[in-house]
């Protein structure tokens, strides 16, 4: 430097759900809690998904991201331990 992640050590993160809080919502953050995770660290670049305050169509429905999701896939980037 590259590949791999079965076992072990040091440890790390934390789904659903509940409480608080911010937000129009999706969702974020804090606390509790663990389904899982070897990048479940970080980045919306590509695809995808969610939401629609506001705007538009226009007629009560539909469309639009400038808002989100990194625990949907890919990509980029940094990194612990072990083995080769």
């Nucleotide at each position: 430097c590259g590949c791999u992640g079965a076992u072990a050590a040091a440890g790390g993160c934390a789904a659903a759900c509940c409480c608080g809080u911010c937000g129009a919502a999706a969702g974020g953050c804090g606390g509790g809690g663990a389904c899982g995770c070897a990048a479940a660290g970080c980045c919306a670049c590509c695809g995808g998904u969610c939401u629609a305050c506001g705007g538009g169509a226009c007629g009560u429905u539909c469309c639009c991201a400038u808002g989100a999701c990194a625990g949907c896939g890919g990509g980029g980037u940094u990194g612990c331990c072990a083995g080769c």
Source information:
c-di-GMP-I riboswitch aptamer from a Gammaproteobacteria bacterium, 84 nucleotides, folded computationally. It matches the Rfam family "c-di-GMP-I riboswitch aptamer". Rfam's curators write: GEMM was predicted in a large-scale screen for bacterial structured RNA regulatory elements.